This is a predicted structure of a 97-nucleotide RNA (TPP riboswitch aptamer (THI element)) from Rhizobium populisoli.
The prediction has a mean pLDDT of 77.
Its Rfam family is "TPP riboswitch aptamer (THI element)". From the family's description: Vitamin B(1) in its active form thiamin pyrophosphate (TPP) is an essential coenzyme that is synthesised by coupling of pyrimidine and thiazole moieties in bacteria. The previously detected thiamin-regulatory element, thi box was extended, resulting in a new, highly conserved RNA secondary structure, the THI element, which is widely distributed in eubacteria and also occurs in some archaea. Analysis of operon structures identified a large number of new candidate thiamin-regulated genes, mostly transporters, in various prokaryotic organisms. The THI element is a riboswitch that directly binds to TPP to regulate gene expression through a variety of mechanisms in archaea, bacteria and eukaryotes. through a variety of mechanisms in archaea, bacteria and eukaryotes.
Of the family's consensus pairs, 100% are formed in the model.
It was read from a public genome assembly, where an Rfam model found it.
[in-house]
RNA sequence: UUCCGCAGACAGGGGCGCCCGACGAAAGUCGGGCUGAGAAGCACCCUUUGAACCUGAACCAGAUCAUGCUGGCGGAGGGAGUCGUCCGGGUCUUUCA
Numbered sequence: 001u002u003c004c005g006c007a008g009a010c011a012g013g014g015g016c017g018c019c020c021g022a023c024g025a026a027a028g029u030c031g032g033g034c035u036g037a038g039a040a041g042c043a044c045c046c047u048u049u050g051a052a053c054c055u056g057a058a059c060c061a062g063a064u065c066a067u068g069c070u071g072g073c074g075g076a077g078g079g080a081g082u083c084g085u086c087c088g089g090g091u092c093u094u095u096c097a
Stems, first nucleotide, its partner, number of pairs: 002090004008083003011047004016041001017034007053078003059072004
């Protein structure tokens, strides 16, 4: 000097279901239970090294009181980024011993 990594900063993306009970005309609210990081949390997850999430999908198989609950589909298609002190590593150049 340049590249890489990382902390971090700012910015952005995303999902929120199922079962039971109470109240209610209904919408819905509250409480309990299931899975999960997260089931409305000043939270959680993810941002191209992208299985966060969406589509296919009112899909297929299995399990369950029930449900993306599990597996398949499937590294299929799509999917939201820039900066980056110090530090660490690589590389190049110069100077000194």